Overview
Predicted 3D model of a 72-nucleotide RNA (transfer RNA) from a Candidatus Hydrothermia bacterium. Its Rfam family is "tRNA". From the family's description: Transfer RNA (tRNA) molecules are approximately 80 nucleotides in length.
C1' cells in the first nucleotide's frame, strides 16, 4: 500500500428495515437478617463520528476514527 472482518449500557451479549433497544453480571435504593453475604422488589445506565437511502435505520450504502486478520 491492497483486500476483508468488527465497533450496542461499566463488562459480556441479544435485537429478519417496524421496540419503549432486551438480558446476565456489576452499580444504586428499599426489603429480608442481630450484622454481613445470599435471596426478593425497584431504579439508573448504551447503538464510535459525519452524511445518504427509506414512511421508518442498531440493521442497508458512502466517508472518517479505532481495533483485528490476510496479502505485499
Nucleotide at each position: 500500500g491492497c483486500u476483508c472482518c468488527c465497533a450496542u449500557c461499566g463488562u459480556c451479549u441479544a435485537a429478519a428495515g417496524g421496540c419503549u433497544a432486551g438480558g446476565a453480571c456489576a452499580c444504586c435504593a428499599c426489603u429480608c437478617u442481630u450484622u454481613c453475604a445470599a435471596g426478593g422488589u425497584g431504579g439508573a445506565g448504551g447503538u464510535g463520528g459525519g452524511g445518504g437511502u427509506u414512511c421508518g435505520a442498531g440493521u442497508c450504502c458512502c466517508c472518517c476514527u479505532g481495533g483485528g486478520a490476510g496479502c505485499a